[in-house]
RNA sequence: GCCCCUGUAGCUCAUUAGGACAGAGCAUUAGUUUCCUAAACUGAGGGUAGCAGGUUCGAAUCCUGCCAGGGGCG
Repeated sequence: GCCCCUGUAGCUCAUUAGGACAGAGCAUUAGUUUCCUAAACUGAGGGUAGCAGGUUCGAAUCCUGCCAGGGGCG
RNA backbone atom coordinates (compact mmCIF):
# COMPACT_ATOMS: atom_id res chain seq x y z
C1' G A 1 0.00 0.00 0.00
C1' C A 2 -4.29 -3.55 -1.25
C1' C A 3 -8.38 -6.86 0.42
C1' C A 4 -11.87 -8.81 4.20
C1' C A 5 -14.45 -8.58 9.04
C1' U A 6 -16.06 -5.70 13.28
C1' G A 7 -17.84 -0.80 15.67
C1' U A 8 -25.57 -0.55 18.71
C1' A A 9 -26.72 1.09 26.82
C1' G A 10 -21.23 0.91 31.81
C1' C A 11 -20.11 -4.63 29.83
C1' U A 12 -21.52 -8.96 26.48
C1' C A 13 -24.70 -9.19 22.40
C1' A A 14 -29.56 -9.21 19.49
C1' U A 15 -32.25 -6.34 15.79
C1' U A 16 -29.62 -5.64 9.31
C1' A A 17 -32.98 -8.21 1.68
C1' G A 18 -35.35 0.17 4.73
C1' G A 19 -41.23 1.33 7.88
C1' A A 20 -44.60 2.50 13.41
C1' C A 21 -41.82 4.02 20.78
C1' A A 22 -34.11 0.43 19.09
C1' G A 23 -34.31 -4.55 22.58
C1' A A 24 -32.25 -8.72 25.93
C1' G A 25 -28.90 -10.47 29.77
C1' C A 26 -25.45 -8.73 33.35
C1' A A 27 -24.31 -4.30 35.96
C1' U A 28 -26.45 0.45 38.41
C1' U A 29 -30.58 2.26 41.22
C1' A A 30 -35.65 2.35 44.16
C1' G A 31 -39.03 -0.80 46.61
C1' U A 32 -40.95 -5.66 48.79
C1' U A 33 -38.88 -9.49 51.82
C1' U A 34 -34.87 -10.17 56.10
C1' C A 35 -32.59 -8.58 62.75
C1' C A 36 -28.62 -7.27 58.72
C1' U A 37 -26.53 -8.98 54.14
C1' A A 38 -27.11 -12.17 50.07
C1' A A 39 -30.70 -14.55 47.05
C1' A A 40 -35.63 -13.99 45.04
C1' C A 41 -39.61 -10.76 43.21
C1' U A 42 -41.54 -5.87 41.28
C1' G A 43 -40.24 -1.18 39.15
C1' A A 44 -36.83 2.88 37.24
C1' G A 45 -32.85 5.30 34.73
C1' G A 46 -29.32 4.73 30.83
C1' G A 47 -27.96 4.41 23.55
C1' U A 48 -29.80 10.64 18.12
C1' A A 49 -26.41 2.62 16.51
C1' G A 50 -17.79 4.89 15.59
C1' C A 51 -17.61 10.16 12.90
C1' A A 52 -19.20 13.11 8.56
C1' G A 53 -21.86 13.32 4.14
C1' G A 54 -25.31 11.11 0.33
C1' U A 55 -29.81 8.33 -1.49
C1' U A 56 -35.04 8.01 0.09
C1' C A 57 -41.46 10.13 2.01
C1' G A 58 -38.61 7.24 5.60
C1' A A 59 -31.74 4.72 7.22
C1' A A 60 -28.85 1.06 12.99
C1' U A 61 -29.92 -1.32 8.02
C1' C A 62 -28.26 1.03 1.30
C1' C A 63 -23.90 4.19 -0.98
C1' U A 64 -19.21 7.30 -0.25
C1' G A 65 -15.14 9.18 2.68
C1' C A 66 -12.66 9.09 7.26
C1' C A 67 -11.41 7.01 12.31
C1' A A 68 -10.51 2.75 15.65
C1' G A 69 -9.78 -2.64 16.49
C1' G A 70 -8.83 -7.59 14.30
C1' G A 71 -7.23 -10.80 10.19
C1' G A 72 -4.95 -11.84 5.29
C1' C A 73 -1.63 -10.50 1.04
C1' G A 74 2.63 -7.77 -0.79
Molecule: transfer RNA
Organism: uncultured bacterium